Predicted 3D model of a 76-nucleotide RNA (transfer RNA) from Rickettsiales bacterium TMED211. It matches the Rfam family "tRNA". Rfam classes the family as a transfer RNA. The prediction has a mean pLDDT of 81.
[in-house]
RNA sequence: GGGGUUAUAGCUCAGUUGGGAGAGCGUCUGGUUUGCAUCCAGAAGGUCGUGGGUUCGAUUCCCUCUAACUCCACCA
Numbered sequence: 001g002g003g004g005u006u007a008u009a010g011c012u013c014a015g016u017u018g019g020g021a022g023a024g025c026g027u028c029u030g031g032u033u034u035g036c037a038u039c040c041a042g043a044a045g046g047u048c049g050u051g052g053g054u055u056c057g058a059u060u061c062c063c064u065c066u067a068a069c070u071c072c073a074c075c076a
Base pairs, nucleotide, nucleotide: 001072002071003070004069005068006067007066010025011024012023013022019056027043028042029041030040031039049065051063052062053061
């Protein structure tokens, strides 16, 4: 320098014929309890990596950039 993969909640991740943003764990509140364990109910928490484009509408399609991983090439 070139190719590929990945980026979604605090963590691990799901989510594509374009339209409702989700699960488990964790956190908080309430119940139960001797008890902040266990169990039950509920809640909060997201610019969907950045910036643009297409579209009535983008996590999803296109382009740019950034970061991580990886393969190849080059130099030494």